The RNA shown here (SAM riboswitch aptamer (S box leader)) has 123 nucleotides and comes from a Balneolales bacterium.
RNA sequence: CUCUUAUCGAGAAAGGCGGAGGGAUCAGGCCCUGUGAAGCCUUAGCAACCGCUUCGAUCAUGUCGAAGGUCAGGUGCUAAAUCCUGCUCUUUCAUGCACGGGCAUGCGAGGGAAAGAUGAGGG
Numbered sequence: 001c002u003c004u005u006a007u008c009g010a011g012a013a014a015g016g017c018g019g020a021g022g023g024a025u026c027a028g029g030c031c032c033u034g035u036g037a038a039g040c041c042u043u044a045g046c047a048a049c050c051g052c053u054u055c056g057a058u059c060a061u062g063u064c065g066a067a068g069g070u071c072a073g074g075u076g077c078u079a080a081a082u083c084c085u086g087c088u089c090u091u092u093c094a095u096g097c098a099c100g101g102g103c104a105u106g107c108g109a110g111g112g113a114a115a116g117a118u119g120a121g122g123g
Stems, first nucleotide, its partner, number of pairs: 001123008013043005021032003026086004044078003049074002051070001052068007082115001087112005093106005
C1' cells in the first nucleotide's frame, strides 16, 4: 500500500515544549482555537478489538457462542453522531406542472451505499 471481516449516537484529560491553525480529503454548513490550534513528550483515564480466565456447542490442540476481569500484555481512543450534508431508495407535508394510474422541486423522517477511522486476519 492492498484484500477480507467486525465495530463506529456510549465512554474517558491534566501538565510541559510549541506557537497558528484545527475538525481525513474536495465542496457547502456548523464548530473548536492567543482563556493557546497542529505536532512532540510525560502522567492519568476510557473502552474491551486481540491476548488472558471460565463455561457451552461441535468429530475437532481448531472453529463458533456466552460470561468475567484487565495489572507493571498488544493496539486504539480521551470536543461535537465518523460534527452534519453530498450518491441512492422509501416516505409525511408543501408548492408547481399534468390530470385515467403521475412527474418535478423543497423542508423533514427512515433505510442502504460510497468514503473514512480502529481492531483482527491475509497478500